This is a predicted structure of a 75-nucleotide RNA (transfer RNA) from Roseiarcus sp. RNAcentral records the identical sequence in 2 taxa. Rfam family: tRNA. Rfam links the family to the GO term triplet codon-amino acid adaptor activity. Rfam classes the family as a transfer RNA.
């Protein structure tokens, strides 16, 4: 320099055009003499940046910027 994929919650990843979600993990409750397990509840997100299509965008399309992979070039 070229082509691929990836960036969503602390963390592991669904989701792929119309409520942003699980799973652990963390607050609170029950339970226990007490812990753990177990149930319930609850907080927690510029959906990597900008622009664009569109009524409507985490999703389409562009350009970047990080991370993995494979080619390719110079020494």
């Nucleotide at each position: 320099g070229g082509g691929c994929g990836g960036u969503u919650a602390g963390c592991u990843c669904a989701g792929c055009g119309g409520c942003a979600g699980a799973g652990c993990g963390c607050g609170c409750g029950c339970u226990u003499c007490a812990c753990a397990c177990g149930c319930g509840u609850g907080a927690g997100g510029u959906c990597a940046c900008a622009g664009g299509u569109u009524c409507a965008a985490u999703c389409c399309c562009u350009g970047u910027a990080c991370c993995g992979c494979c080619c390719a070039c110079c020494a």